[in-house]
A computed fold for a 108-nucleotide RNA from Rhizobium oryzicola, annotated as Guanidine-I riboswitch aptamer. The sequence was found by an Rfam model in a public genome assembly. Its mean pLDDT, the model's own confidence on a scale to 100, is 79. Lineage of the source: Bacteria > Pseudomonadati > Alphaproteobacteria > Rhizobiaceae > Rhizobium.

Order: sequence, then structure tokens, then C1' cells
RNA sequence: AGAGUUAGCAGCUAGGGUUCCGGCACGAUUAUGUGCGACUGGUCCGAGAGCGGCUACCGGCGGGGAGACAUCCCGCCGGGUGCACGGCGGGACAAAAGCCCGGGAGAC
Repeated sequence: AGAGUUAGCAGCUAGGGUUCCGGCACGAUUAUGUGCGACUGGUCCGAGAGCGGCUACCGGCGGGGAGACAUCCCGCCGGGUGCACGGCGGGACAAAAGCCCGGGAGAC
């Protein structure tokens, strides 16, 4: 000095907080109110390095048209799904995070 190739989509999970619901506390209390996420929860957010799925794309095989090859169309099978240590700080929503900046800086 260079390389380590990294497609997309929604679903779910580890995880995350507190707008809303529920819970708890206070107040005569059931309405209303205030406080608590140092409340297991429902809604909610949610992974490049978590899970399975689908698509793009790639390969093989089969079928269709006058048809050997190519192209086109349809179907099936397989790959796509291998590797991957990682801050500080900042950002969003109500808020936080394994979210986003970010397979970044850096390390190796």
C1' cells in the first nucleotide's frame, strides 16, 4: 500500500424500552387524577455478524413451436442460505436497543 466479494423483501426470535392497554402505589374509590418500566406482560421497535421462508440471479434436467444448436415460453430439482472480532460517539420515534450511521472507525 492492497485484499478479505457481501442483492432484495416481508415474517419471527434474542434483545429493547414506555406513547397506548394492562399492572402496581397514593388519594374516601369503581369514575377521574397523579406517580412507577428499579412492572413478568399485550400493542410497539427489533438484528450484516440470529432463525426459517420467498424473490432477483446462477446451474442442471424435462416439455413446447417446422427445429440439431442458440433464443423464447412453461415446469421440476439444486444453489442462492459459505465467512464474519468490533467500539466510543451520534440519530429516530413516546422511549430504548443486538434498530440506523455500520460488514463504518479500529482490530485481525